[in-house]
Small-subunit ribosomal RNA, 3' major domain from an uncultured bacterium, 476 nucleotides, folded computationally. The prediction has a mean pLDDT of 86.

Context: one part of a larger RNA
RNA sequence: UGACGGGAGCCCGCACAAGCAGUGGAGCAUGUGGUUUAAUUCGAAGCAACGCGAAGAACCUUACCCGGGCUUGACAUCUCCCGGAAGUCGCCAGAGAUGGCGGCGUCCCGCAAGGGACUGGGAGACAGGUGCUGCAUGGUUGUCGUCAGCUCGUGUCGUGAGAUGUUGGGUUAAGUCCCGCAACGAGCGCAACCCUCGUCCCGUGUUACCAGCCCAAGGGAGGGGACUCACGGGAGACUGCCGGUGACAAACCGGAGGAAGGUGGGGAUGACGUCAAAUCAUCAUGGCCCUUAUGCCCGGGGCUACACACGUGCUACAAUGGCCGGUACAACGGGUUGCGAAGGAGCGAUCCGGAGCUAAUCCCUAAAAGCCGGUCCCAGUUCGGAUCGCAGGCUGCAACUCGCCUGCGUGAAGGCGGAAUUGCUAGUAAUCGCGGAUCAGAAUGCCGCGGUGAAUACGUUCUCGGGCUUUGUACA
Numbered sequence: 001u002g003a004c005g006g007g008a009g010c011c012c013g014c015a016c017a018a019g020c021a022g023u024g025g026a027g028c029a030u031g032u033g034g035u036u037u038a039a040u041u042c043g044a045a046g047c048a049a050c051g052c053g054a055a056g057a058a059c060c061u062u063a064c065c066c067g068g069g070c071u072u073g074a075c076a077u078c079u080c081c082c083g084g085a086a087g088u089c090g091c092c093a094g095a096g097a098u099g100g101c102g103g104c105g106u107c108c109c110g111c112a113a114g115g116g117a118c119u120g121g122g123a124g125a126c127a128g129g130u131g132c133u134g135c136a137u138g139g140u141u142g143u144c145g146u147c148a149g150c151u152c153g154u155g156u157c158g159u160g161a162g163a164u165g166u167u168g169g170g171u172u173a174a175g176u177c178c179c180g181c182a183a184c185g186a187g188c189g190c191a192a193c194c195c196u197c198g199u200c201c202c203g204u205g206u207u208a209c210c211a212g213c214c215c216a217a218g219g220g221a222g223g224g225g226a227c228u229c230a231c232g233g234g235a236g237a238c239u240g241c242c243g244g245u246g247a248c249a250a251a252c253c254g255g256a257g258g259a260a261g262g263u264g265g266g267g268a269u270g271a272c273g274u275c276a277a278a279u280c281a282u283c284a285u286g287g288c289c290c291u292u293a294u295g296c297c298c299g300g301g302g303c304u305a306c307a308c309a310c311g312u313g314c315u316a317c318a319a320u321g322g323c324c325g326g327u328a329c330a331a332c333g334g335g336u337u338g339c340g341a342a343g344g345a346g347c348g349a350u351c352c353g354g355a356g357c358u359a360a361u362c363c364c365u366a367a368a369a370g371c372c373g374g375u376c377c378c379a380g381u382u383c384g385g386a387u388c389g390c391a392g393g394c395u396g397c398a399a400c401u402c403g404c405c406u407g408c409g410u411g412a413a414g415g416c417g418g419a420a421u422u423g424c425u426a427g428u429a430a431u432c433g434c435g436g437a438u439c440a441g442a443a444u445g446c447c448g449c450g451g452u453g454a455a456u457a458c459g460u461u462c463u464c465g466g467g468c469u470u471u472g473u474a475c476a
Base pairs, nucleotide, nucleotide: 001476002475003473004472005471007470008469009468010467011466012465013464015460016459019424020423021422022421023420026315027314028313029312030311031310032309033308034306035305042053043052064301065300066299067298068297069296070295073126077125078124079123080122081121082120083119084118087104088103089102090101091100092099093098107116108115109114128290129289131288132287133286137284138283139279140278141277142275144273149188150187151186152185153184154183155164156163157162168179169178170177194267195266196265197264199235200234201233202232203231204230205229209224210223213222215220238261241255242254243253244252245251317417321376322375323374324373325372326371327370333364334363335362338357339356343352344351345350383414388409389408390407391406392405393404394403430452431451432450433449434448435447436446
């Protein structure tokens, strides 16, 4: 100087408390451990691994296993030799990889010997490796933590390590600002500048809008430029104003005006560093290792196994509910190998059909909870839907291993969950549906969107994490 303390003081954070909804019990989905297996590829491991890499394993992917094959190789550059333009279509054998055969096609230069582009075969340099080492590395990332800290120059003090500044008194979300001070300044962080939502003004009105006029009951057409909205520009918030408190300071409390008030809400943004944290399997890369195989191609299987254990979720256990009928109101997005309307068929999944749309125009599109009416009458039920049987639909070369969906039948556990434990302070939690990426198909996951919309916070004694000062230390 740090680190640590079941030392002290001060202060924060959904850390506790106060509340609301959960998890832990059930069934299922998913990840992991374990076990099994020919293989169940590999990585991730307290917080910070476990719906994680995987934004999508039937083949492919695929790295694993079994079997069938190849050896200058699936891919790159170069040298030499031999053949053929390249290319394209087909037949046979085979599980395919592959092997064999045939048809069409005949390029450019040229001194006619040959040369060239491309391609097949052979030889050789070499390729190749998701093989090892993240304790050799780059890059990227997690974490403490959006915590308020981390440092430097000069000066001063100390023999020196070092200290001072950065401590102190206030204050703040903040090393934020004020005051004081052997310090005076500065840098990286904080804040602001950026995006977005909230109010108003100006401009522009088509595919958006429709107040008055007209046709009429459809913003469909004329028309309008008001309104909504769209997207460009601007205004607006600064403790600016008033009162109080305070060291007359910084600031804090209350108020006015205002769409918005003290950082207005949300996002992007992550200091010096810590964990030899994670990744050699995104990629790159040193070293080591394999070289008729640890490389490469193919068929099939596996990654989907199942006595169990854990994490994360979904659906429930019902009446604030289930079911039936009627009826209303979104936002974000996506769509020409795509979205697919009307109409028709089917109980339905879906099919036929193809209008329109490169999309403020057309489509996905129905929003759902809600509201109105009816029914059920507390029951393992008209709750709950697992499991299984049969019949179908869709994608795809192909759904046996191993997809999703529909109909009929079947109807399991489950009556609110032990110890323990998680999230959340407002348009939040809870609840309800909708969209998207990936994607042929395959979400209860993920990323977004809007609808409805709470309860509670006395307080900082205690648990956890963190910041500053101080103290002890036989630790570094």